[in-house]
RNA sequence: CUCAUCACGAGCGGCGGAGGGAACUGGCCCUGCGAAACCGCAGCAACCAUGGAAGACCGGCAGGUCUUGCAACGGUGCUAAAUCCUUACGAGAAAUCGCAAGAUGAG
Numbered sequence: 001c002u003c004a005u006c007a008c009g010a011g012c013g014g015c016g017g018a019g020g021g022a023a024c025u026g027g028c029c030c031u032g033c034g035a036a037a038c039c040g041c042a043g044c045a046a047c048c049a050u051g052g053a054a055g056a057c058c059g060g061c062a063g064g065u066c067u068u069g070c071a072a073c074g075g076u077g078c079u080a081a082a083u084c085c086u087u088a089c090g091a092g093a094a095a096u097c098g099c100a101a102g103a104u105g106a107g
Base pairs, nucleotide, nucleotide: 001107002106003105004104005103006102011041012040013039014038019030020029021028026085027084042079043078044077047075048074050071051070053068054067055066056065057064058063083101089098090097091096
């Protein structure tokens, strides 16, 4: 940089000791009944990999490709609240939608 997804789901312990919810605006929350960071274990999920099933297609065969379920050993990720909501963008009378930004994965 490109593509896909982001209203689902899933927490305990240790350590630590005051912040945290990405950033700006405004809110609203979590937190000494212990925040962040780090570690361990457990779990969630199904992006990648793997296995298997069904269907379609290609191929002379061997086999391959695509789509959709399933499984969950591996690589990531995630485990308060919609990406917590909102503004710094646009459309709309409004509801709302889109963009941008961000997060994660694959390339």
Molecule: SAM riboswitch aptamer (S box leader)
Organism: uncultured Succiniclasticum sp.